[in-house]
RNA sequence: GGGUGUAUAGCUCAAAGGUAGAGCGACCGGUUGUUAACCGGUUGAUCAAGGUUCGAGUCCUUGUAUGCCCG
Numbered sequence: 001g002g003g004u005g006u007a008u009a010g011c012u013c014a015a016a017g018g019u020a021g022a023g024c025g026a027c028c029g030g031u032u033g034u035u036a037a038c039c040g041g042u043u044g045a046u047c048a049a050g051g052u053u054c055g056a057g058u059c060c061u062u063g064u065a066u067g068c069c070c071g
């Protein structure tokens, strides 16, 4: 340099164009003589900028970061 994949919560991952969820974590409470475990609740995210659409995490374009292949 060319091709191709990935980017969503603190971490690991979901999500037919129609209310963004789960597990783990963190915080609060319950239970227990105490801790752990268990139970209930709370918390928190779509890489950036444009475009299409009534509506975009999802489709299109450009960029950024990163993985793989080729040179």
Base pairs, nucleotide, nucleotide: 001070002069003068004067005066006065007064010024011023012022013021018054025043026042027041028040029039030038047063048062049061050060051059

Model confidence (mean pLDDT): 81 of 100. This is a predicted structure of a 71-nucleotide RNA (transfer RNA) from a Kangiellaceae bacterium. It matches the Rfam family "tRNA". From the family's description: Transfer RNA (tRNA) molecules are approximately 80 nucleotides in length. The organism belongs to Kangiellaceae, within Bacteria.